[in-house]
Parts: sequence; structure tokens; C1' cells
RNA sequence: GGGGGAUUAGCUCAGUUGGCUAGAGUACUUGCCUGGCAGGCAAGGGGUCGUCGGUUCGAAUCCGAUAUUCUCCA
Repeated sequence: GGGGGAUUAGCUCAGUUGGCUAGAGUACUUGCCUGGCAGGCAAGGGGUCGUCGGUUCGAAUCCGAUAUUCUCCA
């Protein structure tokens, strides 16, 4: 320098021809159970979907550029 992959909640990750208010586990908060801890049960909070632009009635999803990162080639 070139090819390919990844980027979604604090963390690890889903998201099925573009279409209802974007989800799970774990973590966190509150309450209950327990003498207390651990643990269990219930409820709840938490998101610019890396960034910018484009296509579309409608974009996490399609297109382009760009940033970070992993990997391959030279």
C1' cells in the first nucleotide's frame, strides 16, 4: 500500500426479503425471602445502533465516504 471481517445497553452478543415503542444473558437499582452474607424471586432504570452523507413513504438493516480494531497478501 491492497483484500476481507467486526463496530447495537457497563460487559458478551442477537436482530429472519427495510416496516409496531430495538432485544437477550450478565451486571446495576429497589422490594421480598434469610439473624446477616451468599443465593433465590419480583419489579425497574439504562441505547446518538462508531461518525458523516445518500437512496426510500419508511434505514440498526441498502449505497458511498470516513474512524477504530482484527486478520490475510505484498
A computed fold for a 74-nucleotide RNA from a Cytophagales bacterium, annotated as transfer RNA. It matches the Rfam family "tRNA". About the family: Transfer RNA (tRNA) molecules are approximately 80 nucleotides in length.